[in-house]
Context: one part of a larger RNA
Molecule: large-subunit ribosomal RNA, domain IV
Organism: metagenome
RNA sequence: AUCUCUCUAAGGAACUCGGCAAAUUAGCCCCGUAUCUUCGGUAGAAGGGGUACCGCGCAAGCGGUCGCAGUUAAUUGCGUCAACCGACUGUUUAGCAAAAACACAGCACUCUGCUAAGUCGCAAGACGACGUAUAGGGUGUGACACGUGACCAAUGCGGAAAGGUGAAAGCGUGAGGUGCAAGCUUCGCGUCUAAGCCCCCGUGAAUGUCGGCCGUAACUAUAACGGUCCUAAGGUAGCGAAAUUCCUUGUCGGGUAAGUUCCGACCCGCACGAAUCGUGUAACGAGUUGACGACUGUCUCGGAGAGAUGCCUG
Numbered sequence: 001a002u003c004u005c006u007c008u009a010a011g012g013a014a015c016u017c018g019g020c021a022a023a024u025u026a027g028c029c030c031c032g033u034a035u036c037u038u039c040g041g042u043a044g045a046a047g048g049g050g051u052a053c054c055g056c057g058c059a060a061g062c063g064g065u066c067g068c069a070g071u072u073a074a075u076u077g078c079g080u081c082a083a084c085c086g087a088c089u090g091u092u093u094a095g096c097a098a099a100a101a102c103a104c105a106g107c108a109c110u111c112u113g114c115u116a117a118g119u120c121g122c123a124a125g126a127c128g129a130c131g132u133a134u135a136g137g138g139u140g141u142g143a144c145a146c147g148u149g150a151c152c153a154a155u156g157c158g159g160a161a162a163g164g165u166g167a168a169a170g171c172g173u174g175a176g177g178u179g180c181a182a183g184c185u186u187c188g189c190g191u192c193u194a195a196g197c198c199c200c201c202g203u204g205a206a207u208g209u210c211g212g213c214c215g216u217a218a219c220u221a222u223a224a225c226g227g228u229c230c231u232a233a234g235g236u237a238g239c240g241a242a243a244u245u246c247c248u249u250g251u252c253g254g255g256u257a258a259g260u261u262c263c264g265a266c267c268c269g270c271a272c273g274a275a276u277c278g279u280g281u282a283a284c285g286a287g288u289u290g291a292c293g294a295c296u297g298u299c300u301c302g303g304a305g306a307g308a309u310g311c312c313u314g
Base pairs, nucleotide, nucleotide: 001309002308003307004306005305006304007303008302010300011299014298019295027051028050029049030048031047036041038143052065053064054063055062056061066070078293079292080291081290082289083288084287085285086284090102091101106141107140108139109138110137111136112135118127119126120125144280145279146278147277149210150209151208154207155206156203157202158201159200163198164197165196170191171190172189173188174187175186176185177184178183211229212228213227214226215225238272239269250266251265252264253263254262
C1' cells in the first nucleotide's frame, strides 16, 4: 500500500445517475391491525408488550437469583404511501439482458364429416388418433369487469349453372410444299372450350384505412350552427404532455425552503384509440418510477483497530 472485517464523537442521504453498498428489522407468545377487495385476501399490514435461570405447584401462578443486556452465540422479514407495465404460479438469451419479452387459463375467427383437415416422407407408411366437431389443426388476443365504433374503394378470402376473355386437343374450312395418286407435311381462318382473370355479391376478433378550407353568438374569446371541396368511410366510446408530446422544464394544482423527475388535472393528441384490442382493476413481481419513516462511515471527513497478502530491510 492493497484485500477482508470490527468500531467510530456530532450530524443522518448533505453522497450519488440512483440510499449502490452497508446498517436497521429478525425466532416464539400475547395484544392489535387501515385502505382497497374478485370477500379468498391485503396481513407477519402497520404498531405495541413479553421472553433467562432456580424452587414450589397438575396447571394457572407464586416466590427467589444473576447480568448493561435472557430469540444473550449462530441461524433469523426493514416498513409505508403512490404511479406505470404485465392479471396470476411459470418460461427465456448454457457464457454481459430474467424483463414490460415468451407462455398461460379465458375469448374470438377459421379449417376439418373421417381413408378428416394438417404434418413428415420419393414411396410404402407414420403422426393426428386406437381420437370423431364438447374432437383435431391454424391464426390472433391474453385472468376478471365494462366495452369492442365507421369503411368492402385497394389487397386477401368465400360465393356465384349468366356474360366477356381464355391453351392444347377435337371438329369444320382454306392455302402452300411434295407426290401419278393415296398420303405425308407446313401455315391460316372459324368453331368448341377447363381453371384462372375480368365482371357481380359477401366478408374486419381478414391485411388494412378512419379528411381539408371558409364563415358565424349583443365585450372579447370560442363556435353548438352554416357553406364548400374531396372520400370507400372520415376516429365513435374511452383515454390523453402518456413506456406515445417535437415545440416542452407546456399551463395550473400537490408534495420540497428549493422538484427538467413524480402525482392530480387541462387538451393545442408534431404522431392515442378499441382482440397489432380500448379503459379500469383486488392479488402477485429479484420489473420500472416518485415520496416518506426507521437506519446507518454513502457523505461532512476523516480516525482507530484486527487478520491476510505482496514487496523491502534486518